The part of an RNA shown here (large-subunit ribosomal RNA, half A) has 1631 nucleotides and comes from Spumella sp. NIES-1846. Its mean pLDDT, the model's own confidence on a scale to 100, is 80. The organism belongs to Spumella, within Eukaryota.

[in-house]
Context: one part of a larger RNA
RNA sequence: GUAAAGAAUCCCUUGGUAUCCAGAAGCGAAGAAGGACGUGGUUACCGGCGAAACAGAUCGGGGAGUUGGUCUCAAAUAUUGAUCCGAAAAUAUCCGAAUAACUUUAUACAGAAUCUAUAAGUAAAUAAAGAGCAAACUUAGGGAACUGAAACAUCUUAAUACCUAAAGGAAAAGAAAGUAAAAACGAUUUUCAAAAUAGCGGCGAGCGAAAUGAAAACAGCCUAAACAUUUACAUUAAAUGAGUUGAGGGAUAUAUUGUUAUAUAUAUAUAAAUAUAAAUUAGAUUAACUAAUUGGAAAAUUAUACUAUAAGGAGUAAUAGUCUCAUAAUCAACAAUUUAUUUUUAAAUAUUAUAAUCCCAAGUAGCUUGGGACACGUGGAAUCCCUUGUGAAUCUACGAGGACCAACUCGUAAGGCUAAAUAUUACUGGAUGUCCGAUAGUGAAUAGUACCGUGAGGAAAAGGUGAAAAGAACCCUGUGAAAGGGAGUGAAAUAGAACGUGAAAUUGCAAGCUUACAAACAGAAGGAGAACGACUGAGUGUUUAACUUCGUGCCUGUUGAAGAAUGUUCCGACGACUUAUAGAUAGUGGCUGAUUAAGAUAGCGAUAUCAUAGUCAUAGUGAAAGCGAGCUUGAAGAAAGCGUUAGUCACUAUUUAUAGACCCGAACCCGCUUGAUCUAACCAUGACCAGGAUGAAAUUUUAUUAUAUUUUAAUGGAGGUCCGAACCGACUAAUGUUGAAAAAUUAGCGGAUGAGUUGUGGUUAGUGGUGAAAUGCCAAUCGAAAGCGGAGCUAGCUGGUUCUCCAUGAAAUGUAUUUAGGUGCAGCGUUUAGUGUUAUAAUAUAGGGGUAAAGCACUGUUUUGUUAUAGGGGCUAAUUCUAUUGGUACUAAAGCGAGGCAAACUCUGAAUACUAUAUGUAUAACUAAACAGUAAGACUAUGAGGGAUAAGCUUCAUAGUCAAGAGGGAAACAGCCCAGAUCACCAGAUAAGGCCCCAAAAUAAUUACUAAGUGAUAAAGGUAGUGGAAAGGCUUAAACAAUCAGGAGGUUUGCUUAGAAGCAGCAAUCCUUUAAAAAGUGCGUAAUAGCUUACUGAUUUAGCCAUUCUGCGCCGAAAAUUUAUGGGACUAAGUAAUUUGCCGAAGCUGUGAGAUAUAGUAAUAUUAUAUCGGUAAUGGAGCGUUCCAUAUUAGAUUGAAGUAUUAACGAAAGUGAAUAUUGACGAAAUGGAAGUGAGAAUGUCGGAUUGAGUAGCGAAAACAUUGGUGAGAAUCCAAUGCUCCGAAACCCCAAGGUUUCCUCUGGAAGGUUCGUCCACAGAGGGUUAGUCAGGGCCUAAGAUGAGGCUGAAAAGUAUAAUCGAUGGAUAAUAGGUUAAUAUUCCUAUACUAAUUAUUACUAGUAUCGAGGGACGAAGAAGGCUAAACUGGCCUCUAUUAUGGUUAAAGGUUUAAGUAUUCAAAGCAUAGAGAAUUGGAGAAAACAAUUUAAGCUAAGAUAUAAAUACAAAACUAAAAAAGUUAAAGUAGUUAAUGUCAUGCUUCCAAGAAAAACUCGCAAUGCUAUAAGUAAUAAUGACCUGUACCUUAAACCGACACAGGUGGGGCGGUAGAGAAUACCAAGGAGCGC
Repeated sequence: GUAAAGAAUCCCUUGGUAUCCAGAAGCGAAGAAGGACGUGGUUACCGGCGAAACAGAUCGGGGAGUUGGUCUCAAAUAUUGAUCCGAAAAUAUCCGAAUAACUUUAUACAGAAUCUAUAAGUAAAUAAAGAGCAAACUUAGGGAACUGAAACAUCUUAAUACCUAAAGGAAAAGAAAGUAAAAACGAUUUUCAAAAUAGCGGCGAGCGAAAUGAAAACAGCCUAAACAUUUACAUUAAAUGAGUUGAGGGAUAUAUUGUUAUAUAUAUAUAAAUAUAAAUUAGAUUAACUAAUUGGAAAAUUAUACUAUAAGGAGUAAUAGUCUCAUAAUCAACAAUUUAUUUUUAAAUAUUAUAAUCCCAAGUAGCUUGGGACACGUGGAAUCCCUUGUGAAUCUACGAGGACCAACUCGUAAGGCUAAAUAUUACUGGAUGUCCGAUAGUGAAUAGUACCGUGAGGAAAAGGUGAAAAGAACCCUGUGAAAGGGAGUGAAAUAGAACGUGAAAUUGCAAGCUUACAAACAGAAGGAGAACGACUGAGUGUUUAACUUCGUGCCUGUUGAAGAAUGUUCCGACGACUUAUAGAUAGUGGCUGAUUAAGAUAGCGAUAUCAUAGUCAUAGUGAAAGCGAGCUUGAAGAAAGCGUUAGUCACUAUUUAUAGACCCGAACCCGCUUGAUCUAACCAUGACCAGGAUGAAAUUUUAUUAUAUUUUAAUGGAGGUCCGAACCGACUAAUGUUGAAAAAUUAGCGGAUGAGUUGUGGUUAGUGGUGAAAUGCCAAUCGAAAGCGGAGCUAGCUGGUUCUCCAUGAAAUGUAUUUAGGUGCAGCGUUUAGUGUUAUAAUAUAGGGGUAAAGCACUGUUUUGUUAUAGGGGCUAAUUCUAUUGGUACUAAAGCGAGGCAAACUCUGAAUACUAUAUGUAUAACUAAACAGUAAGACUAUGAGGGAUAAGCUUCAUAGUCAAGAGGGAAACAGCCCAGAUCACCAGAUAAGGCCCCAAAAUAAUUACUAAGUGAUAAAGGUAGUGGAAAGGCUUAAACAAUCAGGAGGUUUGCUUAGAAGCAGCAAUCCUUUAAAAAGUGCGUAAUAGCUUACUGAUUUAGCCAUUCUGCGCCGAAAAUUUAUGGGACUAAGUAAUUUGCCGAAGCUGUGAGAUAUAGUAAUAUUAUAUCGGUAAUGGAGCGUUCCAUAUUAGAUUGAAGUAUUAACGAAAGUGAAUAUUGACGAAAUGGAAGUGAGAAUGUCGGAUUGAGUAGCGAAAACAUUGGUGAGAAUCCAAUGCUCCGAAACCCCAAGGUUUCCUCUGGAAGGUUCGUCCACAGAGGGUUAGUCAGGGCCUAAGAUGAGGCUGAAAAGUAUAAUCGAUGGAUAAUAGGUUAAUAUUCCUAUACUAAUUAUUACUAGUAUCGAGGGACGAAGAAGGCUAAACUGGCCUCUAUUAUGGUUAAAGGUUUAAGUAUUCAAAGCAUAGAGAAUUGGAGAAAACAAUUUAAGCUAAGAUAUAAAUACAAAACUAAAAAAGUUAAAGUAGUUAAUGUCAUGCUUCCAAGAAAAACUCGCAAUGCUAUAAGUAAUAAUGACCUGUACCUUAAACCGACACAGGUGGGGCGGUAGAGAAUACCAAGGAGCGC
């Protein structure tokens, strides 16, 4: 650049939403609401309609087409008036209140105790009403909890949610036993106000009146009783009249007024009718424009006109007053409905006075007990209503006035009715919107649908061709009804049906630049090259980018984040401080006292005018009485406290309170419902458990015993017995773990006659059930199920919170806290106003102090010396002993001398700090009001505490920095050093720190040191490394070192010793010779010896030796990715010192520009000065989005909005213009109103990428070949071979599914590949019963339940009765046939119960009675049969030339009836069967008597029956159909089947009812009908029936290795249903 993908944006609206006005406020046994099923020529769905069924008839309207949405085709209909609209009728299937019932009433009948009368009762067509549904509003009966109280219990939430009952168009309330207060009012209801009130209240949170006042609307009446009369009366009573009130009334009695008109209303608040008017339900008339231009199209533009009681609106090919429909206005109804008014009819009576008597609502009022309602929580608690126990009065009475009493005032309870003003809107019509415009608006632009769930219940997505289908004829490619290319239509096809516009993520293709020695947030700044362009630009632009420098995302949350802490895969749309009421403050405006509320009037409306009730203010003070510019306190005249006037009403902004209150987010709690198809337990009724083993009791037997006992051998067949399949379970391991499977597979394992397993039906329900008990299970959910609701619960907690610029700018502290991550107050911040130097730095002066230091005088502590003549206990001497005195070593107070230590020592004592004064300075301080945030801090330095004078530790104080601070330096490095960023500059001079290269600046200078790469990590300790300093010693009289030589004698010193001779040890350590030489420095020897040293001489020669201090080095020196001054490298480019330059920051200066504040000004011009980092936070000024007004705006088919691109403008949010696309709207400005700005919320919805062409393709029973079909074949069809299952992977039922069955056609999607195939799609077809199953029969568990009983309501329980199989009862078999059905059709042969007819016989039958049905488990033995096997026989085939032999294949026949001709076995002589008798009595039963052998029963044989079946052959054509048709027997084994509900044994002792049979004694019916038997004839109702069934069709989200009850089940081997291999049959598992 061009496409795809996708569906945002813009435009549109069919649909929603809110409000207003009017109507209507119900429908229903005359069958509703709601549904089911039907109904059309063709019809799946929606709508309409109802067997009279897309409609029929009548009366109106209307006037040309019509047969709904919904086209096409077909066929009709209409000017003889259709379709269509309105009115009133007709029809209106089935379910549903669902109803032939029930209840109530009436009527009629009828008539218990008990005569009458009532009660109960009856009425299978007596009549009427009720029942059910429905949105909110209303009344009543029940009545939570979360929550708030920062916990929680009274309280609150709340007399709410929810459940229930009932009524109406409204409901409820209502004509004073009232409210008040010395004045009065006069039913109720609603609004405003009273009212932030009075009050109530763990006096907490909170709750919260009433009267008076202003309005809306107005309406009052009827009974009971006294008395009288009538009816009926022993009693209780009923009806009529009378009467209805509170300055009490009425009745009775006596008297009086009054007279039938007026008037009134006890009514018009009732019922009926007449007339008029209006409204509603269809409608009718209805003014005024043309041309040209552009265009596909005119309504646009231009020009010239016209209408208007009509310029509301919609449509018409773009925007229409004059084109269409309509609109304003004016008219209109056969019929129906409603309202208003008039008139008529029905229906009525009133008054006064008097004294006495009578009446004036009773288990009531009141009191009492316990509660509840009243604003009022028991309080002093009136008032009202229930409840327990009591219990009045009748006008000289009773109640109330907030305990109570008195007085006073007001009223008259214990009976009832009553319109309007008020509440609500499922429904109908009309209108409106600063409401939405497809993620919005209802959940829904139709859907409570699809889908999910057993159920209650939950619950979507999805709009747009075009003006008009003109919806693409025809041709081509193609297997093609896929898709595409031409052609054609159209203004446009890049409007082509996946259709307006068509953004982004994402994905292709093409082109330009770049890229293979290069490392890192992916950029910024600089920058060569290459390619390309245009003209909004000349200081040229775009794309790319070698190379260089600098550079660790964003958000949140933190002391601190690049963080390896949170969140974000990407893009788009949506997504969070709102609204109401009340208060506070500020601003603006009105008035000077301000102002109205509800309401009323006028108006289309906006509004205007009334309304002055009320509120605030105008005077304060005091507890109050009260006083008052003052008051209070007080003795006070003192002193002190408060006060001595500006407001008020609106609007706007901020903020507070109450409400969900910025948004999202719990786990809980409570209410009402739905669930026991899963699972737990139980109830009822059925079913199941191959085979083998063991051998209890008991019995018999042997032996024994007097008996008992014991014992032998058999029989026997027990058991929560054994082994082991099915079945049930689940101990181990592996696999699996995004599985084949949301619990399995494989291999082993446990139980397997029992407390066993299992089917069907039923019961128990969450404050619960069930539980052989694991807190297990109650539908994949369980320490309390699920669903909906209270509910937007609450959350001091986490997360998120969207455009720009300007100014100011914190805190991480104190104190309190069930408080420590929260909050209140203070501190610190912001804004406004005021005060005007008050604050503070600095300087000066003046102060007090008791820290650092120092000191030891005090208080303590501490070392040492001295003193010893204090003291102590020893030893010892002197003295004869004691005593005493002395001596001696040790210990040692106090004192003295010397020397130390101290937070809680001070004889002393600073610097700082603090206080005061003065000077002095800053948009400094202070005051008031409003609004905040902060109350986790971090490090560094210094002073301290804790700790170990450890910690990147912890706690304080002072200061700084970070936090909230960028820049330079420290390699990198929040807290260190320098320095505080308004903006621009390719200017200057500096700070810290640097100047060899990386890398800007000195390969600078001078003097030394270092040799260790020390520098460029560390200690004790070590070091003849080296430099410097100091003082000392030796030295030309020759040192130090080296070399040569000597190094002797007494003596082997003595002692000791085995020895000791210089050299084991002890003592002594002298003398001699000498230049010098030790009674010996070291080695050495058994001891000697030997070597050596000291010492001496010589040679040589000028310095040498040891000590102390000190600079720089060295050793000491071991760690984990990689050597590590930052690297290179350096002998300085290291170290110490000195000196001069230079570099170096966003600091300072310079130049230019801007903003804020102050000054000044008319001025926001100009000028001056100062300021301009910034998180939480505050203040100010703006941009943009949607809608509204001006407005029928400017503009717009000569092209609006949107989208894409681009070099313009602005300090920013943003704005303008051009081009392309597109095809209909739509700016700016001035104001207004908000669903007003997204990148983060594990946000919501949609789309897209990556992962990835990856994992996987679901049992390892297995495929191969050939042929066919076809566009195409591993996969479809056929054949052949191979393989697998075979107690199944086969066949048949039940459940469940519900057409999946069969045929033809197709191949988009589904099928984990493919596909010509299918359980897929389209079309057509298919299920046939008296006997099978179910119903028309019966009952079980259980369910429902007339009456009844119980219960606030709803309801619960239960009798009769009715239902209810998993059980009882109950009649058919074989063969054939279809593509698909068959015990169902056909053929053949049967049976069942009825009906009818005939014949014969008999009383029969219902209720009722009786029998019967009728039942457990285990075990053993036997009979029989199915079945299998073997042989015989028959047929065909193979091998062979033929035959035989051998091998292979087939060999059947029901039920019922008849015959008993046969028959095992069982029961029976312990008596089958039969007869008679018995009791009040029919039968049966029971009992007795007599008699004496039968009864039950599988099975077999014959018949049925052969013309059926049957291999093979033939025909046909290779399918189907057709023709002909052989043999059709014997033996063995033998069931879990059958005889058999039998028999035996055992203990746990084992449904019900009907069918059926018997009997008529009693009662009822029938009286020649009915029954029984036989024969014959006739007909025999409804539902199911296809297909799948251990499965690809059921339950598991799937064509899923799982689960699923019953029956049948052959051969060989075997005990066997184990196991292995096979048959029939089925299959090879969809890569």